[in-house]
RNA sequence: GCUUCGAUAGCUCAGCCUGGUAGAGCGUUACCUUGGUAAGGUAAAGGUCGCGGGUUCGGAUCCCGUUCGAAGCU
Numbered sequence: 001g002c003u004u005c006g007a008u009a010g011c012u013c014a015g016c017c018u019g020g021u022a023g024a025g026c027g028u029u030a031c032c033u034u035g036g037u038a039a040g041g042u043a044a045a046g047g048u049c050g051c052g053g054g055u056u057c058g059g060a061u062c063c064c065g066u067u068c069g070a071a072g073c074u
Stems, first nucleotide, its partner, number of pairs: 001073007010026004020057001028044005050066005
C1' cells in the first nucleotide's frame, strides 16, 4: 500500500442481508416480598447507533469519504 471484518445503553451483544416506534441479558436505582439478608417479582433511568456527507417521505440499515481496532496479502 491492498483486501476483509468490526465500532449500537456502564459491560457483553442482537437488529443491518430485505430502510418504517432503537432492543435483550448483566449491571444501576426505586418499590414489593423477608424478623433481616440472599434469591425472586414489578417498574424506571441510561443511546445524537465511531465521525462527516449523499440518496430517500423516512437511514443503525443503502452509497461515498474518514478515524480507530482485528485478521490476511504484498